Predicted 3D model of a 114-nucleotide RNA (SAM riboswitch aptamer (S box leader)) from a Bacteroidota bacterium.
The organism belongs to Bacteroidota, within Bacteria.
RNA sequence: AGCUUAUCAAGAAAGGCUGAGGGAAAGCGCCCGACGAAGCCUUGACAACCCAUCCCGCAUUGCGGAAGAAGGUGUCAAUUCGCUCCUUCUAUUUAUGGAAGGAACAGAUAAGUC
Numbered sequence: 001a002g003c004u005u006a007u008c009a010a011g012a013a014a015g016g017c018u019g020a021g022g023g024a025a026a027g028c029g030c031c032c033g034a035c036g037a038a039g040c041c042u043u044g045a046c047a048a049c050c051c052a053u054c055c056c057g058c059a060u061u062g063c064g065g066a067a068g069a070a071g072g073u074g075u076c077a078a079u080u081c082g083c084u085c086c087u088u089c090u091a092u093u094u095a096u097g098g099a100a101g102g103a104a105c106a107g108a109u110a111a112g113u114c
Base pairs, nucleotide, nucleotide: 002113003112004111005110006109007108008107013043014042015041016040017039021032022031023030026084027083028082029081044076045075046074049072050071051068055065056064057063058062080106085102086101087100088099089098090097091096092095
């Protein structure tokens, strides 16, 4: 890298080094950024995937629930920033706009697997 499963509307920033970009990719839009982007380091926080402890239920090497945060990851602007495909409704200048819903793809993270 690939495959499988689960989740993605909530949550959580300070300091140091550095110095111009960044919001995954493409297009369009909209934002963030010298009142300091990205990156690296330190500390802190969030969360509860793995996990540790105890309790409860099912009736069992397990599954589900409650409570937890020592450790392994992850995360800490905006829904995964929004749209791109389909359906319905709707406005009009009939080609675009708006609203709602759905799916797929892509992506991110975790756990597992070869």